[in-house]
This is a predicted structure of a 39-nucleotide RNA (nadA riboswitch) from an Acidobacteriota bacterium. The sequence was found by an Rfam model in a public genome assembly.
RNA sequence: GCUUUCAACAUCCCCGUCCCGCUGAGCGGGACUGAAGGC
Numbered sequence: 001g002c003u004u005u006c007a008a009c010a011u012c013c014c015c016g017u018c019c020c021g022c023u024g025a026g027c028g029g030g031a032c033u034g035a036a037g038g039c
Stems, first nucleotide, its partner, number of pairs: 001039007016032007
């Protein structure tokens, strides 16, 4: 550097951040931060 899986960090648990779209419950997409594995 590429890739896969994640959210440890949070004034109990859950929740990483921002933007866009569809929607009104949530879902999808993009970028970024951090962790672990693989190359």
Record summary:
Rfam family: nadA riboswitch. Rfam classes the family as a small RNA. Its mean pLDDT, the model's own confidence on a scale to 100, is 79.